Predicted 3D model of a 333-nucleotide part of an RNA (large-subunit ribosomal RNA, domain IV) from Mesoaciditoga lauensis cd-1655R = DSM 25116.
The source organism's lineage runs through Bacteria, Thermotogae, Mesoaciditogales, Mesoaciditogaceae and Mesoaciditoga lauensis.
Its Rfam family is "Bacterial large subunit ribosomal RNA". On this family, see Cannone et al., BMC Bioinformatics 2002: "The comparative RNA web (CRW) site: an online database of comparative sequence and structure information for ribosomal, intron, and other RNAs".
The RNAcentral record of the full RNA draws on SILVA.
Context: one part of a larger RNA
RNA sequence: CUUCCGUUAAGGAACUAGGCAAAAUAGCCCCGUAACUUCGGGAGAAGGGGUGCUUGGCACUGUGGGCAACUGCAGAGCCAAGCCGCAGUGAAGAGGUCCAGGCGACUGUUUACCAAAAACACAGGACUCUGCAAACUCGAAAAGAGGAAGUAUAGGGUCUGACGCCUGCCCAGUGCCGGAAGGUUAAGGGGAGCGGUGAGAGCUGCGAACCGAAGCCCCGGUAAACGGCGGCCGUAACUAUAACGGUCCUAAGGUAGCGAAAUUCCUUGUCGGGCAAGUUCCGACCUGCAUGAAAGGCGUAACGAUCUGGACACUGUCUUAACGGAGGACCCG
Repeated sequence: CUUCCGUUAAGGAACUAGGCAAAAUAGCCCCGUAACUUCGGGAGAAGGGGUGCUUGGCACUGUGGGCAACUGCAGAGCCAAGCCGCAGUGAAGAGGUCCAGGCGACUGUUUACCAAAAACACAGGACUCUGCAAACUCGAAAAGAGGAAGUAUAGGGUCUGACGCCUGCCCAGUGCCGGAAGGUUAAGGGGAGCGGUGAGAGCUGCGAACCGAAGCCCCGGUAAACGGCGGCCGUAACUAUAACGGUCCUAAGGUAGCGAAAUUCCUUGUCGGGCAAGUUCCGACCUGCAUGAAAGGCGUAACGAUCUGGACACUGUCUUAACGGAGGACCCG
């Protein structure tokens, strides 16, 4: 010097991206426990007190013996007096706690070997397909098999994701569904008509009208289908703003809710809170570069090795280092 460990005056997060690491808390009994809540929970909330040993007393429980009085063993308890230490869950093992917010309801699942999460799943919701030789999947366009020894309260696909309150407008485009009309349309049918050849019969070639499916066109429906959800100008008796009006465009012009947000560029927006001081955090505002309703919107108790901010306790994280123990390095052999 290095690794691991122990202790530390005063201070106590000043360390740091961040209390990372460490310290602290800790068992059992008793008291006592808030907001909120889906009334289950939150709860071991929080916060307090007790805890050893000796002797005596008091009832009690379990299990034996005894006819019974009573008695043996085991157990935990209450009361009183006393004993020792700095300290009695005397060593070891054994929650730190609280407040606020984001996300995800929850228990689960995952990148075997850098990611455990807000990702996946999930009960629940919705749309859609499927009438059974089901749809769908595997398979050579097979046989066969799964689906299922199931039968629409079933099975498949897609989206959403407990629960509560809700889920607005647009069917012009694309998709899907429906539509015995009409238009277009292949093979095929049909043969007017026109050729080649032949003496002819014939053989052979081309071929108009007309009849010909699905599809497309066309007509409707459908957004918890793919998706989309405007601009300019003016206006109120201070100013400002614009309930109001005009105009252009559209299939329709974003409703409720939320909003500088896991979304806000300008931006450390502005105001308030917290701090002595706060690009973070919380509450508001709304000028939403570029929120928004099952790619769900907004809330939400409980839950989380989740993420963010704050506080108490506690500490060698730090001010600022010191000492000790065990190994290594180093020296001798």